Predicted 3D model of a 264-nucleotide part of an RNA (large-subunit ribosomal RNA, domain VI) from Candidatus Harrysmithiimonas galli.
The organism belongs to Candidatus Harrysmithiimonas, within Bacteria.
Context: one part of a larger RNA
């Protein structure tokens, strides 16, 4: 820009893409077959490998603004307690998020038309013949079925709901303006993200921060008392601290505003 008014939402599916793999074991059955050795078709079940998709409840990884321990040195006047630097100083753990080696799921089953093949009926050619007319069966393959995208499918589809016809110029179906529903700018952000976009919100508000209560993590803080000459131990006390997580709470910031936007 188009989809012959302007919007919001829900959809149909022309078309396109994806997937499509396979082993072993048990049973049928030591049956059919075979002198024996050996050893099935068909059918039923179990369990794997590789691959793919999704997810983080479990097992783990990471987790440089979480917690603790600890070495050297410098600083906060000193003790104590802390802070800086030393690869994040080193070490032990670890929330969210992201993850695989973790977990779940998938290939199936079914239908249609077929290939080679196997047949039925059957002439040409009194027989025979799967073929010439006709009919059937038949594959991991083809078309559906499964998953995803999809009406710029210009062949531009469908459904539901919302907005209504004001003003000016003009001969005018034309042009312009202000609006409606609605949308955007702007702002707070994350289930989103390079930027746009998408999504959640903007006081009639829990969108982010803060705060509160928790979850989870770390592992018994500081101070003080007591015991010990002391290193230290112990009580207060599963304490203190705590990034991303959950819920709550308008304390802070989403203020005030602006722009676009309809036809006979």
């Nucleotide at each position: 820009c188009g989809u012959a008014g302007g919007a919001a939402a829900u959809u149909u599916g022309a078309a396109a893409g994806g997937a499509g793999c396979u082993g072993u074991c048990c049973u049928u059955a030591g049956u059919a077959c075979g002198a024996g050795a050996g050893g099935a078709c068909c059918g039923g079940g179990a369990u794997g490998g590789a691959c793919a998709u999704a997810c983080c409840g479990c097992u783990g990884g990471u987790g440089u603004a979480c917690c603790a321990g600890u070495u050297g040195u410098c600083g906060u006047g000193c003790c104590a307690a802390c802070g800086g630097c030393a690869c994040a100083g080193c070490u032990g753990g670890g929330u969210a998020g992201c993850u695989a080696u973790g977990u779940a799921u998938g290939g199936a089953a079914g239908g249609g038309a077929u290939a080679a093949g196997u047949g039925c009926u059957g002439a040409a050619a009194g027989c025979a013949u799967c073929u010439a007319a006709g009919c059937a069966u038949g594959a991991a393959g083809c078309c559906c079925c499964c998953c995803u995208u999809a009406a710029g499918a210009u062949g531009a589809g469908a459904u539901u709901u919302c907005c209504c016809a004001u003003u000016g110029u003009g001969a005018a179906u034309a042009c312009a303006a202000g609006u409606a529903a609605g949308a955007c700018c702007c702002c707070u952000g994350a289930g989103a993200g390079a930027c746009g976009a998408u999504c959640a919100g903007g006081u009639a508000g829990a969108u982010a921060g803060g705060c509160g209560u928790g979850a989870g993590g770390u592992g018994u803080a500081a101070g003080u008392g007591u015991g010990g000459u002391g290193a230290c131990a112990u009580a207060u006390g599963a304490a203190g601290c705590u990034g991303a997580c959950a819920c709550g709470u308008a304390c802070u910031a989403a203020u005030c505003g602006g722009u676009c936007g309809a036809g006979g």

The coordinates come from a structure-prediction model, not an experiment, and the mean pLDDT is 88. It matches the Rfam family "Bacterial large subunit ribosomal RNA". Its family is annotated with ribosome and structural constituent of ribosome in the Gene Ontology. The sequence was found in a public genome assembly.